[in-house]
RNA sequence: GCCGCGGUAGCUCAGCUGGUAGAGCAUGCGACUGAAAAUCGCAGGGUCGCGAGUUCGAUCCUCGCCUGCGGCA
Numbered sequence: 001g002c003c004g005c006g007g008u009a010g011c012u013c014a015g016c017u018g019g020u021a022g023a024g025c026a027u028g029c030g031a032c033u034g035a036a037a038a039u040c041g042c043a044g045g046g047u048c049g050c051g052a053g054u055u056c057g058a059u060c061c062u063c064g065c066c067u068g069c070g071g072c073a
Stems, first nucleotide, its partner, number of pairs: 001072007010025004019056001027043005049065005
């Protein structure tokens, strides 16, 4: 330099052929207990890497850039 895959909540990851985003763990609160742990319930938390384009509408499609991993040279 070229090619491929990835970047979504604090962490690990989902998200079907475009229709205003979820799970587990963690955190906070509550229930339970003499008190904890475990378990159960509820809640908070996201400019979907950045910018532009297409579209009525983009996490999803197109282009550029940044970044991680792998391959080729």